About this RNA: Predicted 3D model of a 251-nucleotide part of an RNA (large-subunit ribosomal RNA, domain VI) from a Bacteroidota bacterium. It was read from a public genome assembly. The coordinates come from a structure-prediction model, not an experiment, and the mean pLDDT is 88.
Context: one part of a larger RNA
RNA sequence: CGUUGGAAUAUUGAGGAGAGCUAUCACUAGUACGAGAGGACCGUGAUGGACGCACCUCUAGUGUAUCAGUUAUGCCGCCAGGUGUAUUGCUGAGUAGCUAUGUGCGGAAUGGAUAAGCGCUGAAAGCAUCUAAGCGCGAAGCCAACUUCAAGAUGAGUAUUCCUUGAGGGUCGUGGAAGAUGACCACGUUGAUAGGCUACAGAUGGAAGAGUGGUGACACUUGGAGUCGAGUAGUACUAAUUACCCGAAAG
Numbered sequence: 001c002g003u004u005g006g007a008a009u010a011u012u013g014a015g016g017a018g019a020g021c022u023a024u025c026a027c028u029a030g031u032a033c034g035a036g037a038g039g040a041c042c043g044u045g046a047u048g049g050a051c052g053c054a055c056c057u058c059u060a061g062u063g064u065a066u067c068a069g070u071u072a073u074g075c076c077g078c079c080a081g082g083u084g085u086a087u088u089g090c091u092g093a094g095u096a097g098c099u100a101u102g103u104g105c106g107g108a109a110u111g112g113a114u115a116a117g118c119g120c121u122g123a124a125a126g127c128a129u130c131u132a133a134g135c136g137c138g139a140a141g142c143c144a145a146c147u148u149c150a151a152g153a154u155g156a157g158u159a160u161u162c163c164u165u166g167a168g169g170g171u172c173g174u175g176g177a178a179g180a181u182g183a184c185c186a187c188g189u190u191g192a193u194a195g196g197c198u199a200c201a202g203a204u205g206g207a208a209g210a211g212u213g214g215u216g217a218c219a220c221u222u223g224g225a226g227u228c229g230a231g232u233a234g235u236a237c238u239a240a241u242u243a244c245c246c247g248a249a250a251g
Base pairs, nucleotide, nucleotide: 001152005163006162007161008160009159010158011157015149016148017147018146021049022048023047024046025045026044027043033038051106052105053104054103055102059100060099061098062097066093067092068091069090070089071086072085073084074083075082076081110144111143112142117137118136119135120134168246169245170244171243172188173187174186175185176184193239194238195237196235197234198233199232200231202228203227204226209222210221211220212219213218
C1' cells in the first nucleotide's frame, strides 16, 4: 500500500515447512526345522546409541554489583573499624538468569493407493496361463495421520461485537522470562508495572560492640549471628500526573 467505510477479538485452512533413524537383550522357545552342529519366522516386552525439542527439580558449570578469609600498599589523624588499587589482587563458597555433562519428551500406532513380488477367477489358444476384461495381498517409500507456519490464498475467506453521543490506535510514563533500534507483551491511581519496605526462601558462615579466659597470638559467650544482586508473597511509601495527536460520510 492492498484486501472497496473504520476497528477489535476469535477463527477456517489452499499451500508450505519440520519430523521420519537404529541396535542389543528377554519371552515365545532351545519350540518349528535339522542326523547332529546349530537354530528361526510370526508375536510380545525391556534397555540403549545417535539425532531433535523443551526445561533447570536433581547433578555439574558460570555467576567482575552476594558472603567470607587473606597479602602488599595508599587514605579515613591514631587504636578499633572501614575503604581504594594491585587480572574480580589472590583464595573458598554461591542465589537468580544462562547452560550441559543434567532432567522430561519425540520418531509410533492407524488408514488409503501402490512398487518389486505373490495370488484368485479367466479367455485369446476347448488345455495351460496373475492379465487381455475383472478382483485381492503387498514396503523404512507415496497420500493422509503427528508438530508447526499460514487469507498478499490479489481467488486477499469466515463469525461475533463496537463505531462522529469518537470505536480503536499512537505519543508519554513504569517495566518485562520481549528486545541492537523499531517491534512484541504487562501496567498507568477504578493501579501491584518497577523501585522501596516487610516477611519468607536461598547464599555466606558466626558481624560490629561488649563481656569472660589467656602474658599473648587468640578462643568462647551474647547469637545459625551479621550481611546479602536478580527469587516468592504482601504492602500504594516513591514513580507511572495532567494532557496531546491520529482516526470512518458517500462508501